A computed fold for a 73-nucleotide RNA from a bacterium, annotated as transfer RNA. It matches the Rfam family "tRNA". Rfam classes the family as a transfer RNA. Its family is annotated with triplet codon-amino acid adaptor activity in the Gene Ontology. The sequence is in RNAcentral, with records from ENA.
[in-house]
RNA sequence: GGGCCGCUAACUCAACAGGCAGAGUAUCCGCCUUUUAAGCGGAAGGUCGCCGGUUCAAGCCCGGCGCGGCCCA
Numbered sequence: 001g002g003g004c005c006g007c008u009a010a011c012u013c014a015a016c017a018g019g020c021a022g023a024g025u026a027u028c029c030g031c032c033u034u035u036u037a038a039g040c041g042g043a044a045g046g047u048c049g050c051c052g053g054u055u056c057a058a059g060c061c062c063g064g065c066g067c068g069g070c071c072c073a
Stems, first nucleotide, its partner, number of pairs: 001072007010025004019056001027043005049065005
C1' cells in the first nucleotide's frame, strides 16, 4: 500500500426482502423469604463509530474517513 470482516444500551450480542430500535447480563424499584441469595414482575438506560449521499422513509443501500481484527504485498 491492497483485500475482507466488525463497530447498535454500562457489558455480550440481535435486528436480513428499507417502514415507530430489541434480548440477555448488570443497575434501580417491587413481590416472595425471618434475612441474604435464588426465583418472579416492573423501570431506567441508545445522536445505531463520524461526515456526506440516495429515498416519502436508512441500523439496514452508496461514498469518504476513523478504530479494531484477519489475510496479501